[in-house]
RNA sequence: CCAGUACAAACUGAUCAGGCCGGAGUAAACCCUCUGGAGCCGGGCCGCACUGCAUGCGGCAACAGCUGAACUUUUAGCUCAUCUGUGGGACAGCA
Numbered sequence: 001c002c003a004g005u006a007c008a009a010a011c012u013g014a015u016c017a018g019g020c021c022g023g024a025g026u027a028a029a030c031c032c033u034c035u036g037g038a039g040c041c042g043g044g045c046c047g048c049a050c051u052g053c054a055u056g057c058g059g060c061a062a063c064a065g066c067u068g069a070a071c072u073u074u075u076a077g078c079u080c081a082u083c084u085g086u087g088g089g090a091c092a093g094c095a
Base pairs, nucleotide, nucleotide: 011093012092013091016089018041019040020039021037022035023034024033025032044060045059046058047057048056049055062086063085064084065083067081068080069079071077072076
């Protein structure tokens, strides 16, 4: 150097599950049911209680939304703040 084995932070992937969206049906509308159709996601964590497990509670990053403010290459982008919702199981590649 090559090969093999193990591991897996960040990153990447995806018709696994799941969610959103789409299609069909019902329906005044919301809702609901069916549907993979493959368009978008697909999930990183921490703390406390307990000897431990299970379980419960709380919190961070991140994502989405209303409002407000600052900045910029200004009709949009980005940052911050309050509030609201979500906040996540598995798999593969990869030093």
Molecule: NiCo (Nickel/Cobalt) riboswitch aptamer
Organism: Firmicutes bacterium UBA5454